[in-house]
Parts: sequence; structure tokens; C1' cells
RNA sequence: AUUCAUCUUCGGGGCAGGGUGCAAUUCCCGACCGGCGGAAAUGACGAAAGUCUAGCCCGCGAGCCGCAAGGCAGAUUCUGGUGAGAUUCCAGAGCCGACAGUACAGUCUGGAUGGGAGAAGGUGAAG
Repeated sequence: AUUCAUCUUCGGGGCAGGGUGCAAUUCCCGACCGGCGGAAAUGACGAAAGUCUAGCCCGCGAGCCGCAAGGCAGAUUCUGGUGAGAUUCCAGAGCCGACAGUACAGUCUGGAUGGGAGAAGGUGAAG
């Protein structure tokens, strides 16, 4: 280095403006947002070592059902460009988003001062 145990801290963003209506951040026009890990370039940054890059590629998480064991659970992403190579880059277009409440909610309120994928660090042991 690594492995195991344990502790601490951290660990999610978003309806501007307008329409209808008694009433809507829920409908309509329009606006806005994108958790965590992985794999990933001859791309980007860097003198180099190296670092970075996906909501819709693979998986995880919260959520839902169930007494439990266990089960369910989003998006066909598409077209063009460059390239040997890109569902990740560039351009354009499209699509998706738990449960409860309420005028029908990805964005409001609530469960939640919760849980959490995981991230960083400390300590101990093995080695």
C1' cells in the first nucleotide's frame, strides 16, 4: 500500500413572467433543476505528473407493496458534426422524475431536527 474494526464530520437542486378560475408555484403558455459510485478520449485543462467530463450506458440510493422472506420501481433518447473509436464532447431536437396533502405538483407543504448511496478524515489491529 492493502484488509478488518471503530469513531467523527460532510452528504439535493428547481416554476421568473403570464392566462383561466371562487380557488392552481398543481391546469394552460412559458421558466427552471439534475444525488452517489462505476466504466469512459488521440476530447478539455496542464510544462509534466496528472486532473476533469453521462438525469435518459451499467449499478446504487431515497420511495412504494409485504408480518416477514422477499418483491416493485423513470427516460428507446434521437439527428447531425469531429474522430479509428463518443448513447459521455460540440450543435440541434426530444424525453424522464416516489409517497401523502391540496384544483391534477420533478419544483409548494409534509413524513424529514429522519433515512441515505457514498465522500473526507481520525484511532486501533492485521500485515
Background
FMN riboswitch aptamer (RFN element) from Chryseomicrobium excrementi, 127 nucleotides, folded computationally. Rfam family: FMN riboswitch aptamer (RFN element). About the family: The RFN element is a highly conserved domain that is found frequently in the 5'-untranslated regions of prokaryotic mRNAs that encode for flavin mononucleotide (FMN) biosynthesis and transport proteins. NCBI's taxonomy places the organism under Bacteria, Bacillota, Bacilli, Caryophanales, Chryseomicrobium.